Small-subunit ribosomal RNA, 3' major domain from uncultured euryarchaeote, 476 nucleotides, folded computationally. RNAcentral holds the full RNA, with entries from Greengenes. Model confidence (mean pLDDT): 82 of 100. The organism belongs to Methanobacteriota, within Archaea. Rfam family: Archaeal small subunit ribosomal RNA. Its family is annotated with structural constituent of ribosome and ribosome in the Gene Ontology. For this family Rfam cites "Crystal structure of the ribosome at 5.5 A resolution" (Yusupov et al., Science, 2001).

Context: one part of a larger RNA
RNA sequence: UGGCGGGGGAGCACACAAGGGAUGGAGGCUGCGGUUCAAUCGGACUCAACGCCGUGAACCUUACCGGGGGCGACGGCACGAUGAAGGUCAGCCUGAAGGGCUUACCAGAGGAGCCGAGAGGAGUUGCAUGGCCGUCGUCAGCUCGUACCGUGAGGCGUCCUGUUAAGUCAGGUAACGAGCGAGACCCGCGCCCCCAGUUGGUACCUAGUGCUACGGCACUAGGCCACUCUGGGGGGACCGCUGCCGCUAAGGCAGAGGAAGGUGCGGGCAACGGCAGGUCGGUAUGGCCCGAAUCCCCCGGGCUGCACGCGGCCUACAAAGCGCGGGACAAUGGGUUGCGACCCCGAAAGGGGGAGCUAAUCCCCUAAACCCGCGCGUAGUUCGGAUUGAGGGCUGCAACUCGCCCUCAUGAAGCCGGAAUCCCUAGUAGGCGAACGUUAGCAUCGUUCGCCGAAUACGUCCCUGCUCCUUGCACA
Numbered sequence: 001u002g003g004c005g006g007g008g009g010a011g012c013a014c015a016c017a018a019g020g021g022a023u024g025g026a027g028g029c030u031g032c033g034g035u036u037c038a039a040u041c042g043g044a045c046u047c048a049a050c051g052c053c054g055u056g057a058a059c060c061u062u063a064c065c066g067g068g069g070g071c072g073a074c075g076g077c078a079c080g081a082u083g084a085a086g087g088u089c090a091g092c093c094u095g096a097a098g099g100g101c102u103u104a105c106c107a108g109a110g111g112a113g114c115c116g117a118g119a120g121g122a123g124u125u126g127c128a129u130g131g132c133c134g135u136c137g138u139c140a141g142c143u144c145g146u147a148c149c150g151u152g153a154g155g156c157g158u159c160c161u162g163u164u165a166a167g168u169c170a171g172g173u174a175a176c177g178a179g180c181g182a183g184a185c186c187c188g189c190g191c192c193c194c195c196a197g198u199u200g201g202u203a204c205c206u207a208g209u210g211c212u213a214c215g216g217c218a219c220u221a222g223g224c225c226a227c228u229c230u231g232g233g234g235g236g237a238c239c240g241c242u243g244c245c246g247c248u249a250a251g252g253c254a255g256a257g258g259a260a261g262g263u264g265c266g267g268g269c270a271a272c273g274g275c276a277g278g279u280c281g282g283u284a285u286g287g288c289c290c291g292a293a294u295c296c297c298c299c300g301g302g303c304u305g306c307a308c309g310c311g312g313c314c315u316a317c318a319a320a321g322c323g324c325g326g327g328a329c330a331a332u333g334g335g336u337u338g339c340g341a342c343c344c345c346g347a348a349a350g351g352g353g354g355a356g357c358u359a360a361u362c363c364c365c366u367a368a369a370c371c372c373g374c375g376c377g378u379a380g381u382u383c384g385g386a387u388u389g390a391g392g393g394c395u396g397c398a399a400c401u402c403g404c405c406c407u408c409a410u411g412a413a414g415c416c417g418g419a420a421u422c423c424c425u426a427g428u429a430g431g432c433g434a435a436c437g438u439u440a441g442c443a444u445c446g447u448u449c450g451c452c453g454a455a456u457a458c459g460u461c462c463c464u465g466c467u468c469c470u471u472g473c474a475c476a
Stems, first nucleotide, its partner, number of pairs: 001476002003473003007470007015460002019424005026315008034306002042053002064301007074116004079110001086106003090102004120290002123288003129284001131279003134275003141180006148155002159172004185268005191235007200225002204223008238261001241255005317417001321376007333364003338357002342353004383414001388409007430452008
């Protein structure tokens, strides 16, 4: 100087507390361990490994296993017109194959038999590395110049008081300034104004068609750009105003006005560094290794095996529910090897035709929770849907290992879950669905999107951890 303490002081965080929801029990999905296997490729292991690399393992992917086949730039030696490498009918070997073998033919100059040297390597080392990422941590810290103090390491500044989300700011002060970080900045959302009006809009005007309980209503076209919307520009918030507290400060509390109030809300951006954190399997790359196999191709299998243990999630155990019928309201996105209206066939999955759309134009696109009516009546049930049987459909060369969907039948465990544990402070938690990514096909995953929409926070440092000051230390 740092680090540490079951030392002290100050401050903070969904850290606790106050509340809401869940996990831990069941079944399933998925990842991991274990075990099994010819192989079940590999990496990641507290937070910070475990729906992670993997944003899609039937083949491919694929790195693993079994089997089959192939490949040597360049140089030297041996071989080669007494025919090198190459190609082929038939037969045999074979999963298949002039790949090999038998016999023969075509053809005409090189050549893998040996040595060296290469291509290639998802072979090894992330403890040799670059780059990128995670994490401490959106924590408030980390430093520099000059001066001053100290023999020096170093200190001071960066301390104290108040304040802040903040080393934020103010006052004090042997310091005075400055940089990186914080903030500012950039993007989105919320209010207003301006500009613009098609593919968007339709209040108003005109025309047409249909319906009419003759009041009018609906649709289409033209006008139109008021409104909604779209997308470009600008305004608006600053403790600015009032009162109180504070030192007349920084600032805090309350109020007014306002769409918004004290960082308005959400995101991007995250310092000096630490963790020999992760990644040589994305790529790059040093060293080492394989080099006729640890390289390259093909077929099949495996990564999906199952006595078990763990993580994450889905569905439930029901009546604030379930089933059936009817009715209502989104947003984001995507679409030409694509989205597919509409018509027909089918009980459905789906099939046959097929308009429009390279998309504010057409399509995906009827959202679901919700509301109304009816049934169910506390029951392992009209709860729950695992499992299994049968029939059918789709993708694809191919669904046996090992895909998804539909219908009928079957209907398992499960009666709210021990110790323990996780998330969340507002349009949040929780509930509900949707789109997209990956894709030939397969979503309980991931990323977005909207709809419904709470409870509680007196407060504190007790638990977990962080920051600053101080103290002890047998640690560096």